[in-house]
RNA sequence: GGCCUCUUCGUCUAUCGGUUAGGACAAAAGAUUUUCAUUCUUUAAAGAGGGGUUCGAUUCCCCUAGAGGCUA
Numbered sequence: 001g002g003c004c005u006c007u008u009c010g011u012c013u014a015u016c017g018g019u020u021a022g023g024a025c026a027a028a029a030g031a032u033u034u035u036c037a038u039u040c041u042u043u044a045a046a047g048a049g050g051g052g053u054u055c056g057a058u059u060c061c062c063c064u065a066g067a068g069g070c071u072a
Stems, first nucleotide, its partner, number of pairs: 001071007010025004018055001027043005048064005
């Protein structure tokens, strides 16, 4: 240099065009407990950036950035 894959809450991970973007751990609040721990309930928290297609995009396409792999 060429080709391919990936980028989603704090972390990990689902969601193959129609939603309020789900779950686990973590965090906060409350209940229980003499206290801590455990357990239970609740809450907050996310689509790398930009553009395009579409009635509608996390999803499809393009560019950029980053990460990884293969290859000369």
Notes: This is a predicted structure of a 72-nucleotide RNA (transfer RNA) from a Paludibacteraceae bacterium. NCBI's taxonomy places the organism under Bacteria, Pseudomonadati, Bacteroidota, Bacteroidia, Paludibacteraceae. The prediction has a mean pLDDT of 81. Rfam family: tRNA. By type it is a transfer RNA. The sequence was found in a public genome assembly.